Overview: RNAcentral holds the sequence, with entries from ENA. A computed fold for a 73-nucleotide RNA from a Verrucomicrobiota bacterium, annotated as transfer RNA. The prediction has a mean pLDDT of 82. Its Rfam family is "tRNA". The family's RNA type in Rfam is transfer RNA. Rfam describes the family as follows. Transfer RNA (tRNA) molecules are approximately 80 nucleotides in length.

RNA sequence: GCCGGAGUAGCUCAACUGGGAGAGCCGCUGGCUUGUAACCAGCAGGUUGUGGGUUCAACUCCCACCUUCGGCC
Numbered sequence: 001g002c003c004g005g006a007g008u009a010g011c012u013c014a015a016c017u018g019g020g021a022g023a024g025c026c027g028c029u030g031g032c033u034u035g036u037a038a039c040c041a042g043c044a045g046g047u048u049g050u051g052g053g054u055u056c057a058a059c060u061c062c063c064a065c066c067u068u069c070g071g072c073c
Base pairs, nucleotide, nucleotide: 001072002071003070004069005068006067007066010025011024012023013022019056027043028042029041030040031039049065050064051063052062053061
């Protein structure tokens, strides 16, 4: 230099052909218990890497860039 994968909650990851952003763990609150753990219920937590474009509507499609991983030379 060229090609490809990945980037979504504090962490690990979903979101199927464009149409309501979610799960588990962690955290907090309550319940249960003599108490803790475990268990149960609930709550909080996101400018979906950045900037543009297409569209009534973009995590999803297109372009450029950034970060990271792998391959080729």